[in-house]
Molecule: transfer RNA
Organism: bacterium
RNA sequence: GGCCCCGUCGUCUAAUGGCUAGGACACGGCCCUUUCAAGGCCGAAAUACGGGUUCGAUUCCCGUCGGGGCCG
Numbered sequence: 001g002g003c004c005c006c007g008u009c010g011u012c013u014a015a016u017g018g019c020u021a022g023g024a025c026a027c028g029g030c031c032c033u034u035u036c037a038a039g040g041c042c043g044a045a046a047u048a049c050g051g052g053u054u055c056g057a058u059u060c061c062c063g064u065c066g067g068g069g070c071c072g
Base pairs, nucleotide, nucleotide: 001071002070003069004068005067006066007065010025011024012023013022018055027043028042029041030040031039048064049063050062051061052060
C1' cells in the first nucleotide's frame, strides 16, 4: 500500500429501516437492618466523526479516524 472484519452508557452486551436506544455488572439516592452485607425500589449514563439515501438511519451507501486479521 491492497482486501476483509469491527467501533453502542464506566465495562460487557442487545436492538427486521419505525425508540423514550433495552439488559447485566459497576456507580448514586431511598427503603430494609442496631450497623454492614444481602435484598427491594428509583436514578444518572451510550450509537467514533462528517456527508448521502429515505417520510424515517444504531441499521443502508460514501469518506475520515481508531482497533484487529490476511496478502504484498